The RNA shown here (small-subunit ribosomal RNA) has 1509 nucleotides and comes from a freshwater metagenome. Its Rfam family is "Bacterial small subunit ribosomal RNA".
[in-house]
RNA sequence: AGAGUUUGAUCCUGGCUCAGAGUGAACGCUGGCGGCGUGCUUAACACAUGCAAGUCGAACGAGAACGGAUUAUAGCUUGCUAUAAUUGUCAGCUAAGUGGCGCACGGGUGAGUAAUGUAUAGAUAACCUGCCCUUAAGAAAGGAAUAACAGUUGGAAACGACUGCUAAUGCCCUAUAUGCCUUUAAUACAUAAGUAUGCAAGGGAAACGCUUUAGUGCUUAAGGAUGGGUCUGUAUGGUAUCAGCUUGUUGGUGAGGUAAUGGCUCACCAAGGCUAUGACGCCUAACUGGUUUGAGAGGAUGAUCAGUCACACUGGAACUGAGACACGGUCCAGACUCCUACGGGAGGCAGCAGUGGGGAAUAUUGCACAAUGGACGAAAGUCUGAUGCAGCAACGCCGCGUGGAGGAUGACACAUUUCGGUGCGUAAACUCCUUUUAUAUGAGAAGAUAAUGACGGUAUUAUAUGAAUAAGCACCGGCUAACUCCGUGCCAGCAGCCGCGGUAAUACGGGGGGUGCAAGCGUUACUCGGAAUCACUGGGCGUAAAGAGCAUGUAGGCGGAUUAAUAAGUUUGAAGUGAAAUCCUAUAGCUUAACUAUAGAACUGCUUUGAAAACUGUUAAUCUAGAAUGUGGGAGAGGUAGAUGGAAUUUCUGGUGUAGGGGUAAAAUCCGUAGAGAUCAGAAGGAAUACCGAUUGCGAAGGCGAUCUACUGGAACAUUAUUGACGCUGAGAUGCGAAAGCGUGGGGAGCAAACAGGAUUAGAUACCCUGGUAGUCCACGCCCUAAACGAUGUACACUAGUUGUUGUGAGACUUGAUCUUGCAGUAAUGCAGUUAACACAUUAAGUGUACCGCCUGGGGAGUACGGUCGCAAGAUUAAAACUCAAAGGAAUAGACGGGGACCCGCACAAGCGGUGGAGCAUGUGGUUUAAUUCGACGAUACACGAAGAACCUUACCUGGACUUGACAUAGUAAGAACUUUCUAGAGAUAGAUUGGUGUCUGCUUGCAGAAACUUAUAUACAGGUGCUGCACGGCUGUCGUCAGCUCGUGUCGUGAGAUGUUGGGUUAAGUCCCGCAACGAGCGCAACCCUUGCCGUUAGUUGCCAGCACGUAAAGGUGGGAACUCUAACGGGACAGCCGUCGACGAGACGGAGGAAGGAGAGGAUGACGUCAGAUAAUCGUGCCCCUUAUGCUCUGGGCGACACACGUGCUACAAUGGUAUGGACAGACGGCAGCAAAACCGAGAGGUCAAGCGAAUCCGAGAAACCAUACCUCAAUUCGGAUUGUAGUCUGAAACCCGACUACAUGAAACUGGAAUCGCUAGUAAUCGCAGGUCAGCCAAACUGCGGUGAAUACGUUCCCGGGCCUUGUACACACCGCCCGUCACGCCACCCGAGUUGGAGACGCCCGAAGAUGGUGCCGUUAACCGCAAGGAGACAAACUAUCGAGGGUGGAGCUAGUGAGGGGGGCGAAGUCGUAACAAGGUAGGUGUACCGGAAGGUGCGCCUG
Repeated sequence: AGAGUUUGAUCCUGGCUCAGAGUGAACGCUGGCGGCGUGCUUAACACAUGCAAGUCGAACGAGAACGGAUUAUAGCUUGCUAUAAUUGUCAGCUAAGUGGCGCACGGGUGAGUAAUGUAUAGAUAACCUGCCCUUAAGAAAGGAAUAACAGUUGGAAACGACUGCUAAUGCCCUAUAUGCCUUUAAUACAUAAGUAUGCAAGGGAAACGCUUUAGUGCUUAAGGAUGGGUCUGUAUGGUAUCAGCUUGUUGGUGAGGUAAUGGCUCACCAAGGCUAUGACGCCUAACUGGUUUGAGAGGAUGAUCAGUCACACUGGAACUGAGACACGGUCCAGACUCCUACGGGAGGCAGCAGUGGGGAAUAUUGCACAAUGGACGAAAGUCUGAUGCAGCAACGCCGCGUGGAGGAUGACACAUUUCGGUGCGUAAACUCCUUUUAUAUGAGAAGAUAAUGACGGUAUUAUAUGAAUAAGCACCGGCUAACUCCGUGCCAGCAGCCGCGGUAAUACGGGGGGUGCAAGCGUUACUCGGAAUCACUGGGCGUAAAGAGCAUGUAGGCGGAUUAAUAAGUUUGAAGUGAAAUCCUAUAGCUUAACUAUAGAACUGCUUUGAAAACUGUUAAUCUAGAAUGUGGGAGAGGUAGAUGGAAUUUCUGGUGUAGGGGUAAAAUCCGUAGAGAUCAGAAGGAAUACCGAUUGCGAAGGCGAUCUACUGGAACAUUAUUGACGCUGAGAUGCGAAAGCGUGGGGAGCAAACAGGAUUAGAUACCCUGGUAGUCCACGCCCUAAACGAUGUACACUAGUUGUUGUGAGACUUGAUCUUGCAGUAAUGCAGUUAACACAUUAAGUGUACCGCCUGGGGAGUACGGUCGCAAGAUUAAAACUCAAAGGAAUAGACGGGGACCCGCACAAGCGGUGGAGCAUGUGGUUUAAUUCGACGAUACACGAAGAACCUUACCUGGACUUGACAUAGUAAGAACUUUCUAGAGAUAGAUUGGUGUCUGCUUGCAGAAACUUAUAUACAGGUGCUGCACGGCUGUCGUCAGCUCGUGUCGUGAGAUGUUGGGUUAAGUCCCGCAACGAGCGCAACCCUUGCCGUUAGUUGCCAGCACGUAAAGGUGGGAACUCUAACGGGACAGCCGUCGACGAGACGGAGGAAGGAGAGGAUGACGUCAGAUAAUCGUGCCCCUUAUGCUCUGGGCGACACACGUGCUACAAUGGUAUGGACAGACGGCAGCAAAACCGAGAGGUCAAGCGAAUCCGAGAAACCAUACCUCAAUUCGGAUUGUAGUCUGAAACCCGACUACAUGAAACUGGAAUCGCUAGUAAUCGCAGGUCAGCCAAACUGCGGUGAAUACGUUCCCGGGCCUUGUACACACCGCCCGUCACGCCACCCGAGUUGGAGACGCCCGAAGAUGGUGCCGUUAACCGCAAGGAGACAAACUAUCGAGGGUGGAGCUAGUGAGGGGGGCGAAGUCGUAACAAGGUAGGUGUACCGGAAGGUGCGCCUG
């Protein structure tokens, strides 16, 4: 510091996710040790048990438990034990009690509390302060009680009641006190409050107690210290869907109350006080030092430690006290628990342990007061769950270890493999060494300054033993370090995001290997970071989310020039404070570290004070450049009101006139013989204002368009007279605000939602047509929204130009339809600059300033609820749950368009002939079957693989056999190979049997070896037309013989990309020319190749025969010839070469000449980059998978040939341009030895017999047919047509039943030219005619491939259909239009809203009741020690009871808020391949969108106005 993810790719916007750090954590797997820390985040839920606050006998009485002392007795060891009694002036003690101090500290918790709190800085002249310190003064004289105790007595208990006795540092009276308190004259200072001195009056203390001497305690006053109380400034959460709150409320006067100010309380008076700088309400929350993260600014947080606050079962209240409204006190009420004799009582772990419960989750009912600290005490000391320690827990941080060195045959196992090896791996084994740790046995601290050590026989240390006791977890597709095998097969599963998994998964599970961290490692949760993704530092708003519809203007914010003053802001110095701890730096102490200590720095803050005066503010004075006013002549659809006009539509009246009119793509509804439409004249009425008219004008925007008049607003220009900063912006607020819509009343010609009808259509709630109502118009009142748009807030300043136009000035002259120029508007183009790009560009989206508004992923949703406004429609303000990983902007190259322009093609058109109908052949589907083997399916499957299924082929089926196999390689043994015959069997096969001893090499006698072959046997293996063409190679179809497809360098662009390849011409062609930021090049095109058309040369057999000769019935038959034809090799020829015209003088085009051929002469071969996951695993090859006595191999028979039917491709026909018969003529190419076969003979024929010739320019197939001539047939299911069937044959072949072809005779079906639709062909073509070949024993061939014969018609042309090419345009498509995509409906799930209600909660309010307590009143025939009084009595006090006020709480009532639940209703989201349509994206097939209104199953349609996106 960044990365992944939207796209085919790109740039941007923008969200989501990851890598880091952290935690009081939890969970999973694992776990050796030690140190230091930390440990109920949830139920402020309930608590058994024990402990957590006592102490003082030096305050007091008292006591005799304990210990003494004394006495007595007993035992005896003769000074001890035991027992009993006595003793309180015991220099021991003490239960209970009186009294003092403490219990308000320490410890816990965070419920409440958004300020009665906290932090920080101040104030207290408005206060208090026990114990402690200092100072001053003092302590005189008396008195009366009471607990304990005793007695009586109530009660179950808790706990009391009465009578009597007694003490004090308990209580009381009096004295003393110029010093204290209250009131206060006067004076001084000050003047805001007040302070100091102080006359006078009134009031108020004490314990000579304790003690041994010393001391200690007591009272008053002053001061200090400490600790508090109160007040003030500033800061300290969310929410405006909480906007108004308040009656002790705000203030005053007086009084009360308090330690003290104060409405703190009360009486009276006034009517205030707070609030947009957020009052009041609601929700949430203890605050801080700090902690965590971050570069910082910030954000989050508030465990442990430390400071403050609050609370102590819940609520209330006071008492005591220096201090409490009191955690381990009191009273009352409530809930809960316990005891009970039922009458009544007791209790409060948010102290330490511990229990239950809750929860993902958090420890021992431990030891000690040894240390530190606290309470009491003179002290010893007692108490102390504070504290110090120990126990449990990897919960965290830190440290250590699990061994070290050597050791290669690179062992075994495991994994993998290309089978060679490789990895684990010096790792192990093995050898040597060490002992941190561990175990055993000893020694043994500091912490203590006299005594005292819980920790603890701990830390530490010595010796011994022995590698001995000690490694896991996660990950390995990218982000992100780390790869392979097997299993699985969209299953099981993974996943933080993108995404993996559908048979070769580095992504699932396991193994091996590797990477990372390590006594831990991962996961989950949460916080900050990355996130500049709320932007102060540090973002944006034309199109991505975002400028309010427009203006006026309040508060607020900001504000021209000069001078002076001031010092609030600002800058700077000083002082105080900013607790300690933490963080940081340095040093030091534990072996190190964590940890701890010391010192420093820091704590960015606040307060006080001094100084400065530039800037901002404030005050005063002045100025004119901003702003405003005045004056002048002009421009204008600016506004309001009134008046007037003409054209047109419609209606009405009348005339003329007759059959149609109207409407549409075409029609129909509709109007018309009752007279329409047309035409003429007249009348009525409403609405809108042609031409002018223009990116012209005016207005803030909405908006404004005939003419005239009246009233009226604003702007510009000129002038420079006046004022003197009067300004800019503008939250709330106010006004205006298209269309639609609403209310009331008018008006209503045309148009026209709704509606009706007619069409269209599968339907048509639409588009089109005929009608038509609201409405559109006017007046008044509402509504307040629009794509209210320049999708661009307002104002000001600055920053190149050029051109047009509007308004108004100035100047010039040549006085014009002139030129130059200023200001203000409005447009176009364009530089710098900006921008993601598009684009903007002095009218900024540039550079700056001021202020306002708005945005923060998409959907849910501009929706719900609540509020405000509205008559309503609705507007405005405006969420959340849930859901997705995108949504989006601009641009790029494609593809597509029922977009455009240009061009081509038998693409259409023009023609000719077919198919589709019939019969047959053949292929396919379907069906059938034991099997009907398999593949091919729009074009690009279907006479296709198959250039030939009776067996074979053959892959299928039935049945019978074989298992190293029919075939290949390798081992061993034996044998030549081979061959004859017979038996069984359907055959395969099995059994028997005959003949045969070979070839080559060594030596050649015999033997050995080798090669081929056969048999037997064993194992590796063979074999598979089994699967996957979506794992592949190869080959191939199609687009398409279309003219395209690319590259290098350069240039342009942020980039994808562009340019080149586009443009103007031209071509069959990216063919060529010209131009050009391109210049070149490659694969394609063309050419080179083959055939054919003309000529020449060479050659002359098997071909040819003109001339010469011979010769035949005829015949190149023969001699001969080399002329011709022909054969087959080489050349020539055609190039827009020549002429003319056109064209840029180019490329080229048109015409002509010559020529066998003319513009590529004709035909073929040749198929760019790629597309269709096109076809082929059954040609072949091949990965993976599968079968292995079978999915292999073999045999017999069957099937591939089935047959209701459907489709494709063909053949033959339907006849006279024909058929039949007889006679006659002319090809080319091809094939032939397991072959073609002449001639002859036989047969009616297929064919047969015999057989010449020919391995072919020689012989044969071989008669070409259409055609020509003659004759018959005469329009008919025929002398057309030949299917079907019967009979008899021929040939091939082991074999023609299933299932061959052919022949003869007989039979003689359908069909009389073919619906919708559809195919081929542009010249030697179509059509028509025959011939040949391959395959092949034969042939189902009517197929295919070639060959020649005869031989047309038509093309105006490119509007349309189909396909293609180039350019351009739009796009929401990219699997690319067979695309994408919208809404209803149906089903499932989820969250939400409404909802008759219903159940809770908190708070407020009214009324009633009202505990304890406080204050006040009355206060009995009540009680009464201190004082007075001789006494009676008095004073005074207490007090039951009653009562007044307040009062927790309870009851009750209505209202609002909030939470749960709720039949039913509503929309929303997400779901698999559901249903209906097709609204949007292309002109999306009616351009789309938008506000509004109406309508409709649904998308939606239509009306009105607006926008161009």